[in-house]
Context: one part of a larger RNA
């Protein structure tokens, strides 16, 4: 010089950042991933309409019905719950960083081709009737889809040398002039979904080389082990896996063991070369209560998904069952030491065609001088050098223009006003282009309207009053900037080293004075 800093005295505001570094201990509670009625059967709440009825106050109360509307509990489907978000526990190379490869995949986006016929059989919600203390669950029956399953159709796709084989799919919403209708539509048009292929972008998987901690008081290691050959697996090359055959392969250029350790951009230092370090932000990797498996998907062997097995806590009718903060708060413990169980989806990003709804990401308050920056704690003037202190050689010095007095200003705070920008868009209306057969509907720009802000008592600005509310901290014998004087007697004590103190201590305790920093200062710890 520096910190994710604690500790001691101290502490006026403000703007930007950081804030468990220890037990990857063990957690109450509460919230953190839903959403789509424009995929569907539907109707449990809420609200409308209509019908019936009943009261009577003669026009509204209440009931009952009807999914008809507007939503919409719980179900089936669809996407998303492989991002976001935390933690570093293992990894010394299946990481990482940096540079090259060549045997893959890739939802959602985006280009282009082509295509979407025609059928069936279930099953949840519901109903019956059971079992169970609860988690849950049987048995029988009804019904639907963009769920599920045949067939047809088939190529620039598989498979093959060829000829040939195999392979797919869904509809829904909006509007409508003719026409056709079982009045439910069809049928047209737009939009958006589907299917199959080719590419594009993005994202991931695999190989390879150099690099990337410490120990030789670790010197030999290795049997699927190095290679081949066929095979099997994988989206993909491969001892990835197996059968067989050969006996290789790594190592003083440190193999094997072993201790430590998440890597880098960067960060602190330093003239640099280096050295230390990886808090926050970003990239990668790895992990989710401990070990282990998979299943669904494009994509996980999944942090708030499944199964086993363990420890551990709960619940229980003992027969069985529930969980998993190293997400946002928060709570115990550990600890020198690290904060609200807060407020909002306004903006910015994420799911959803949209309104919109979810979103402890995120934006924002709150704690905390923990750091960096900035500003204030008053300005001119005032010698009788007031009083008081302290020191004196008793003549005086010094505190000292400091004070008081006088003129002044009001930043910060405090009171009251006005008061930006962060708001982009979304809705209604409107004109004017496009799409089309349409002056519907959709889409595209424009105008005009009333809206959408958590912070927020916002920022900035006026005004008011009054110098009013705002200074400590460590030092002072050298190094080192600052000196006298009481007390103290090798005590009591100080100290980074050298060293002070045994009756005149600038070194110990206090005073007075003086140096350094300043809302801080010292002290420790650690790093160059």
């Nucleotide at each position: 010089a520096u910190u994710g800093a604690a500790c001691g005295c101290u502490g006026g505001c403000g703007g930007c950042a950081g804030g468990c570094u220890u037990a990857a201990c063990a957690c109450a509670u509460g919230c953190a991933a839903g959403u789509c009625g424009a995929a569907c059967g539907g109707u449990a709440a809420c609200a409308u309409a209509a019908a019936g009825a009943a009261g009577c106050u003669u026009g509204c109360u209440u009931c009952u019905u009807u999914g008809a509307u507007g939503a919409c509990g719980a179900g089936u489907g669809g996407c998303g719950g492989a991002c976001g978000g935390g933690u570093g526990a293992g990894u010394a190379a299946u990481g990482c960083u940096u540079g090259g490869g060549a045997a893959u995949c890739u939802g959602g986006c985006u280009u282009a081709u082509g295509g979407a016929g025609g059928g069936g059989g279930a099953u949840a919600a519901c109903u019956a009737c059971g079992g169970g203390a609860a988690a849950c669950u049987g048995u029988a029956g009804c019904u639907a889809a963009u769920a599920c399953c045949g067939c047809g159709u088939a190529a620039u796709a598989u498979c093959g040398a060829a000829a040939g084989a195999u392979u797919a799919a869904a509809g829904u919403g909006u509007g409508g002039g003719a026409c056709c209708u079982u009045c439910g539509g069809g049928c047209c048009a737009c939009a958006u979904g589907c299917c199959a292929u080719a590419g594009g972008a993005u994202g991931a998987g695999c190989c390879c080389a150099a690099g990337u901690g410490g120990g030789a008081u670790u010197a030999g290691g290795u049997a699927g082990u190095u290679g081949g050959u066929g095979a099997g697996g994988u989206a993909a090359a491969g001892g990835c896996u197996c059968a067989c055959c050969a006996a290789g392969c790594c190592g003083a250029c440190g193999a094997u063991c072993u201790c430590u350790a998440g890597c880098u951009g960067g960060u602190c230092u330093g003239a640099g070369a280096g050295g230390a370090u990886g808090a926050c932000c970003a990239g990668c990797c790895a992990c989710a209560c401990u070990g282990g498996g998979a299943c669904u998907g494009a994509g996980a062997c999944a942090c708030g998904g499944c199964c086993c097995a363990g420890a551990c806590u709960c619940c229980u009718a003992c027969g069985g069952g529930a969980g998993g903060c190293a997400g946002c708060a928060g709570u115990g413990g550990g600890g020198a030491a690290u904060a609200u169980u807060g407020c909002g989806c306004a903006a910015u990003g994420g799911g959803g065609c949209a309104a919109c709804c979810c979103u402890g990401a995120c934006g924002c308050a709150g704690c905390c001088a923990u750091g960096c920056c900035g500003c204030g704690u008053g300005a001119a003037u005032g010698a009788a050098g007031a009083a008081g202190g302290c020191c004196u050689u008793c003549g005086g010095g010094u505190u000292g223009u400091a004070a008081a007095g006088u003129u002044c200003u009001u930043u910060c705070g405090g009171u009251a006003g006005c008061g930006a920008g962060g708001a982009a868009g979304g809705u209604g209306g409107u004109u004017a282009g496009u799409u089309u057969a349409a002056u519907a509907g959709g889409c595209u720009a424009g105008c005009c309207a009333a809206u959408u802000g958590a912070c927020g008592u916002u920022a900035a600005c006026u005004a008011c009053a009054g110098a009013a509310g705002a200074a400590g901290c460590a030092c002072c014998g050298g190094c080192u900037a600052a000196c006298u004087c009481c007390g103290u007697g090798c005590c009591a004590g100080c100290a980074g080293c050298c060293g002070c103190g045994g009756u005149a201590a600038u070194a110990c305790g206090g005073a007075g004075g003086g140096u350094g920093c300043g809302a801080g200062c010292g002290u420790u710890a650690a790093u160059c």

The part of an RNA shown here (small-subunit ribosomal RNA, 5' domain) has 528 nucleotides and comes from an uncultured bacterium. The full RNA is in RNAcentral, with records from ENA, Greengenes and SILVA. Its Rfam family is "Bacterial small subunit ribosomal RNA". Gene Ontology terms of the family: structural constituent of ribosome and ribosome. Its mean pLDDT, the model's own confidence on a scale to 100, is 84.